[in-house]
Context: one part of a larger RNA
RNA sequence: UUGGGUUUAAAGGGUGCGUAGGCGGCACGCCAAGUCAGCGGUGAAAUUUCCGGGCUCAACCCGGAGUGUGCCGUUGAAACUGGCGAGCUAGAGUGCACAAGAGGCAGGCGGAAUGCGUGGUGUAGCGGUGAAAUGCAUAGAUAUCACGCAGAACCCCGAUUGGGAAGGCAGCCUGCUAGGGUGAAACAGACGCUGAGGCACGAAAGCGUGGGUAUCGAACAGGAUUAGAUACCCUGGUAGUCCACGCAGUAAACGAUGAAUACUAACUGUUUGCGAUACAAUGUAAGCGGUACAGCGAAAGCGUUAAGUAUUCCACCUGGGGAGUACGCCGGCAACGGUGAAACUC
Numbered sequence: 001u002u003g004g005g006u007u008u009a010a011a012g013g014g015u016g017c018g019u020a021g022g023c024g025g026c027a028c029g030c031c032a033a034g035u036c037a038g039c040g041g042u043g044a045a046a047u048u049u050c051c052g053g054g055c056u057c058a059a060c061c062c063g064g065a066g067u068g069u070g071c072c073g074u075u076g077a078a079a080c081u082g083g084c085g086a087g088c089u090a091g092a093g094u095g096c097a098c099a100a101g102a103g104g105c106a107g108g109c110g111g112a113a114u115g116c117g118u119g120g121u122g123u124a125g126c127g128g129u130g131a132a133a134u135g136c137a138u139a140g141a142u143a144u145c146a147c148g149c150a151g152a153a154c155c156c157c158g159a160u161u162g163g164g165a166a167g168g169c170a171g172c173c174u175g176c177u178a179g180g181g182u183g184a185a186a187c188a189g190a191c192g193c194u195g196a197g198g199c200a201c202g203a204a205a206g207c208g209u210g211g212g213u214a215u216c217g218a219a220c221a222g223g224a225u226u227a228g229a230u231a232c233c234c235u236g237g238u239a240g241u242c243c244a245c246g247c248a249g250u251a252a253a254c255g256a257u258g259a260a261u262a263c264u265a266a267c268u269g270u271u272u273g274c275g276a277u278a279c280a281a282u283g284u285a286a287g288c289g290g291u292a293c294a295g296c297g298a299a300a301g302c303g304u305u306a307a308g309u310a311u312u313c314c315a316c317c318u319g320g321g322g323a324g325u326a327c328g329c330c331g332g333c334a335a336c337g338g339u340g341a342a343a344c345u346c
Base pairs, nucleotide, nucleotide: 003318004317005316006315007300008299012314014201015200016199017198021194022193023192025088026087028085029084030083031082033081034080035077036076037075038074039073040072041071042070049065050064051063052062053061054060091191093187094186096183097182098181103177104176105175106174107173108172109171110154114150115149116148117147118146119145120144121143125136126135162169206247207246208245209244210243211242216240220236221235222234223233258313259312260311261310262309263308266291267290268289269288270287271286272285273284274283295302296301319346320345321344328339329338330337331336
């Protein structure tokens, strides 16, 4: 609880698409539902308020006035909202031209490194640490050379760089495919914004089936350290890490900052266009950064990429613990996820 808020104090949904709903550009005509005005009806009495009166006062009682958010009917108004009709082009979109990009999916190819195999050279150590040991090695290791195999990841370029809604995306080439930007202004004519439910996407770990397994490496084993050492360090090492298909649906899923539109000093770096060009300087659009005016903020700070000034829509918060727990329901193969209390206590 008709209030005030949500970067960091409690609080922005992980992200998009979109249903209902809410909200919606410029100008004209009509209607009159909302809206506004006049009139009428109703809105019981008692009570409450005001005025007057009666009990010697008061309580109490009587009379009058007033109030009575509102509802109904009727007659009008037409600015705004709404409805209908007919228009416009500044929003949104389509087409055309141009340029950029690790956007996505699929296929092919490459070198370095690592490990392993075979062979050569070669001999006693190697490895590891703070120091060691476990471990490996005369059945020839480590080192080094040649050839071969396997899987995974792509050095430099590389950047407050780029593209993507977010998660996330990086060797090279090809194919398919999506989105955004700029320029001109041909088409079309409000087709828009947001979005409860819903649907889709969604790191890592995890799960199912089948492959694959070089490296790294939960669990586990051993060696150390230590009072102990179920750790940190070392030697190994299974799941996993990789692929295909399916499930799961969570993260400090962060800019801890929802989306959209308009407005509000400047300066500076940079990406991609347009424009301009003298070696230019200056301009403009869309991004990515830094400083800073006004303003905002409890401050830190934010500051045209707002946390400023406003509007629209959604989500969320309302002292700490109990607790993101219990119960119920929904989803899941499970793990668990979603929704989500109370007692009690301070």
Predicted 3D model of a 346-nucleotide part of an RNA (small-subunit ribosomal RNA, central domain) from an uncultured bacterium. It matches the Rfam family "Bacterial small subunit ribosomal RNA".